[in-house]
RNA sequence: UAUCUAAGAAGAGGAGCGACUAUUAUCAGUAGUUCUGUGAAGACUAACCAGGUCAGUGAAACAGAACGAAAGGAAUCGUCGCCGAAAUUAAAUGAGUGGUAACCAUUUGAUUGGGGCUUGAUUUAAUAAAUCAAGCACUGUCGCAUUGAGAAAUGCGGAGCGCUUUGCAGACU
Repeated sequence: UAUCUAAGAAGAGGAGCGACUAUUAUCAGUAGUUCUGUGAAGACUAACCAGGUCAGUGAAACAGAACGAAAGGAAUCGUCGCCGAAAUUAAAUGAGUGGUAACCAUUUGAUUGGGGCUUGAUUUAAUAAAUCAAGCACUGUCGCAUUGAGAAAUGCGGAGCGCUUUGCAGACU
């Protein structure tokens, strides 16, 4: 000190991501309880094994009557945390269990810039929502090329360990 720039710090994308409280609808006149009738030996437990409980003083199932939920998911308002926000998937560990698995939490690896629409699959009470895959256009960002005085536009392509600003240590002159 022209330039470059680690770490660090501050930011942007937009129907942006996630969490929590409250309200509302749905779940559902469902599950379940009681009574009556038929029935005649099994039934129940979040999945399986084990163990246990109920049952000829009448199980399951079916029909009728009365009473009658909840969780999860969704919408709206508000609040909070954020921009690999977060999500999916695999493994390991922890927790959980009588035991295994499931659910949950953490770490590591892989994929995804963002939301939307369509199709298919999974899940679900659900054609709602969510997740995954493919396709379509839209949008943000950077690189290359062309046009343009410029602002910018068009085309092709990449990925968030990215992009913009700042930036000292340092590099370099």
This is a predicted structure of a 173-nucleotide RNA (Lysine riboswitch aptamer) from Fructilactobacillus sanfranciscensis. RNAcentral records the identical sequence in 2 taxa. NCBI's taxonomy places the organism under Bacteria, Bacillota, Bacilli, Lactobacillales, Fructilactobacillus. The prediction has a mean pLDDT of 78. Its Rfam family is "Lysine riboswitch aptamer". Rfam describes the family as follows. Riboswitches are metabolite binding domains within certain messenger RNAs that serve as precision sensors for their corresponding targets.